[in-house]
RNA sequence: GGCUCUGUAGCUCAGUGGUUAGAGUAUUGGUCUUGUAAACCAGGGGUAAUGAGUUCAAUUCUCAUCAGAGCCU
Numbered sequence: 001g002g003c004u005c006u007g008u009a010g011c012u013c014a015g016u017g018g019u020u021a022g023a024g025u026a027u028u029g030g031u032c033u034u035g036u037a038a039a040c041c042a043g044g045g046g047u048a049a050u051g052a053g054u055u056c057a058a059u060u061c062u063c064a065u066c067a068g069a070g071c072c073u
Base pairs, nucleotide, nucleotide: 001072002071003070004069005068006067007066010025011024012023013022018056027043028042029041030040031039049065050064051063052062053061
């Protein structure tokens, strides 16, 4: 330098055009316990890497840029 893949909650990931953006874990409060942990219940936390385009409508499709991983020379 070229090609491919990835970028969604603190972390690991799902979702793959449409009416609330979810799970696990973590975290906060409560129940329970002599106390802690575990268990159970409830809550908070994300406008989806950035920008543009297509569309009635984009996390989802297209392009560019940025970051990361892999392969080739």